RNA sequence: GGAAGCAGCUUCUAGGGUUCCGAUUCUCACCGUUUCUGCCCUGUGCAGCGGUGGAAUGUCUGGUCCGAGAGAAGCUCACCGGGGGAUCGCCCCGGUUGCACGGAGGGAUAAAAGCCCGGGAGAC
Repeated sequence: GGAAGCAGCUUCUAGGGUUCCGAUUCUCACCGUUUCUGCCCUGUGCAGCGGUGGAAUGUCUGGUCCGAGAGAAGCUCACCGGGGGAUCGCCCCGGUUGCACGGAGGGAUAAAAGCCCGGGAGAC
């Protein structure tokens, strides 16, 4: 004095909407029915309640789903040093990813977003 990645993937989180599930609502439809309840006009009754379907709602906590360059953890590859082996790209040990303010607009998906365009344009 001090060698060597602005790599890829997985899981999760911040965050995101609404395809599916669930939830809620309905002077919507059908069914249960003198039974589960109440009422009286005692019956093809009315109201409530329950079930099935339909529609709407994400300013519905949720489940499924999407999800960070500038968030987290892990794995893989690459590379550097040392050792072993070998004409081989193999094994072992240790290591290498510093810094990072950032629109508008557009795109995909069911839809939206710190997703993608994008470590972009720009700023410093």